[in-house]
Formats: sequence, structure tokens, C1' cells
RNA sequence: AGCUUAUAGAGAAAGGCAGAGGGAAUAGACCCAAUGAAGCCUUAGCAACCUGUGUAUUCAAGGUGCUAAAUUCUACCCACUUAGGGGGAAGAUAAGUG
Repeated sequence: AGCUUAUAGAGAAAGGCAGAGGGAAUAGACCCAAUGAAGCCUUAGCAACCUGUGUAUUCAAGGUGCUAAAUUCUACCCACUUAGGGGGAAGAUAAGUG
């Protein structure tokens, strides 16, 4: 790398460098962006999973992770006509395996 399982409509910022894109993939839409995108660094914060604590729905922040918008929405199936419904697929994160 791959495989298995689980989870996700909540939460959480600044500074520096940088200089045009970004929001996973394909398509459509929509949104963010020179009032500075992506990326890198530093600090801070949040608390999803593991860990610790705990009767616990608590607390802690050790390991990953995360810090615009439901995984931004839809596109596969069912239901509905009004609508964050249900189930898949795919991606992300965590743990295990490897």
C1' cells in the first nucleotide's frame, strides 16, 4: 500500500513565508479567495477516535486528527413533493491487521 470494523449535521484561530487557486475523484451546481487561495513553519485552540480517569452522557489532552459552509449539495436504489428521510458507493479519521 491493501484488508476489517467504527464514526462523522456539533466544536475550534492567529502570525510569518508564499503568490492563484481551492472546496477528494468524474459531472453539474454553489461557495470561498488580491480585504490573499493551495502549500510550508510557529503558536494557540477543538475534542472525532485511541489512551487515562470515571457508575456515567464527567474530566484530562498522552498518540493520531481537526480548526468555512452536513463528507458544501446532488448525481446509485427506495420513499417523498417539497426537501438535510432511509440504504448503498466513494472519500476522510481512528483502531486493529499487514
SAM riboswitch aptamer (S box leader) from Rhinopithecimicrobium faecis, 98 nucleotides, folded computationally. The RNAcentral record of the sequence draws on Rfam. The coordinates come from a structure-prediction model, not an experiment, and the mean pLDDT is 80.